This is a predicted structure of a 73-nucleotide RNA (transfer RNA) from Aureivirga sp. CE67. The prediction has a mean pLDDT of 82. It matches the Rfam family "tRNA". By type it is a transfer RNA.

RNA sequence: GUAAUGUUAGUUCAACUGGAAGAAUAGCACUUUGACACGGUGCAGGUUAUUGGUUCGAGUCCAAUACAUUACC
Repeated sequence: GUAAUGUUAGUUCAACUGGAAGAAUAGCACUUUGACACGGUGCAGGUUAUUGGUUCGAGUCCAAUACAUUACC
C1' cells in the first nucleotide's frame, strides 16, 4: 500500500427478512444468616465507533472516516 472481518451496557456477547435495545456477568438495594459466602427478588446502567445518505421507519442497507484483528505485498 491492497483486501477481508469486526466495533452494541463496566466486561463477554445476542438482536436471523429494516418495524426501534436483550441475556450472562459485574455494580447497588432488599431478603436469607449469629456473621460471611451461596441462593432468591428488585433496581440502575446504551448518542448501537464517528459523520453523512436511502427509507414512513436504520443496530441492520449505502458511502466516507477512525480504531482493532487477519491475509497478501